Source information:
A computed fold for a 72-nucleotide RNA from a Bacteroidota bacterium, annotated as transfer RNA. The prediction has a mean pLDDT of 84. Rfam family: tRNA. The organism belongs to Bacteroidota, within Bacteria. The sequence is in RNAcentral, with records from ENA.

[in-house]
RNA sequence: GCGGGAAUAGUUCAGGGGUAGAAUGUCAGUUUCCCAAACUGAAGGUCGCGGGUUCAAAUCCCGUUUCCCGCU
Numbered sequence: 001g002c003g004g005g006a007a008u009a010g011u012u013c014a015g016g017g018g019u020a021g022a023a024u025g026u027c028a029g030u031u032u033c034c035c036a037a038a039c040u041g042a043a044g045g046u047c048g049c050g051g052g053u054u055c056a057a058a059u060c061c062c063g064u065u066u067c068c069c070g071c072u
Stems, first nucleotide, its partner, number of pairs: 001071007010024004018055001026042005048064005
């Protein structure tokens, strides 16, 4: 230099055009003599960044950043 993949909640990951979710963690409550476990609820996201297409983009297209793999 070329090609491919990944980036979404604190963490691990779903979601492949139509309200952004799960598990786990955090906080509060119930239960218990206390802790743990269990149950209930809540908070937490400009979907890496910048543009484009579209009535509508995490999703499609272009560029770009970081990381991983392969080729040279």